RNA sequence: CGGGACGUGGCGCAGCUUGGUAGCGCGCAUCGUUCGGGACGAUGAGGUCGUGGGUUCAAAUCCCGCCGUCCCGA
Numbered sequence: 001c002g003g004g005a006c007g008u009g010g011c012g013c014a015g016c017u018u019g020g021u022a023g024c025g026c027g028c029a030u031c032g033u034u035c036g037g038g039a040c041g042a043u044g045a046g047g048u049c050g051u052g053g054g055u056u057c058a059a060a061u062c063c064c065g066c067c068g069u070c071c072c073g074a
Stems, first nucleotide, its partner, number of pairs: 001073007010026004020057001028044005050066005
């Protein structure tokens, strides 16, 4: 320098193909169960979906630029 993959709660991921309420597991908080803890059960909090634009009635999703991580080639 060229090509490709990925970026979504604290962590690991799904959702993108086919635009229409942002979800799952773990973790965290409170409560119940227990002498207490763990386990289990119930409830709850936590997200400008990397960033800046564009298209659209409507964008995590489509298009373009940029940034970061990883891989391949030179």
The RNA shown here (transfer RNA) has 74 nucleotides and comes from an Acidimicrobiia bacterium. Its Rfam family is "tRNA". The family's RNA type in Rfam is transfer RNA. The prediction has a mean pLDDT of 82. The sequence was found in a public genome assembly.